This is a predicted structure of a 72-nucleotide RNA (transfer RNA) from Bifidobacterium polysaccharolyticum. The coordinates come from a structure-prediction model, not an experiment, and the mean pLDDT is 82. Rfam family: tRNA.

């Protein structure tokens, strides 16, 4: 340098052009004499950056960044 994959809530990760969502975790409440294990409700997101393209981008295209990998 040049390929191939990834970046989405704190955290693991899912969505693949139509309002963004699970699981763990947090807040509150219920249940308990008290935890601890259940339940039920709620918060939390500039979807890595700019840019295009489309009526509409997290989804498609270019660049550029940050990781892992390969290849020279």
């Nucleotide at each position: 340098g040049c390929c191939u994959c990834g970046g989405u809530a704190g955290c693991u990760c899912a969505g693949u052009g139509g309002c963004a969502g699970a699981g763990c975790a947090c807040u509150u409440c219920c249940u308990u004499g008290g935890u601890a294990a259940g339940g039920a409700a709620g918060a939390g997101g500039u979807c890595g950056u700019g840019a295009g393209u489309c009526c509409g981008a997290u989804u498609c295209u270019c660049a550029c960044c940050c990781g892992a990998g390969g290849c020279u």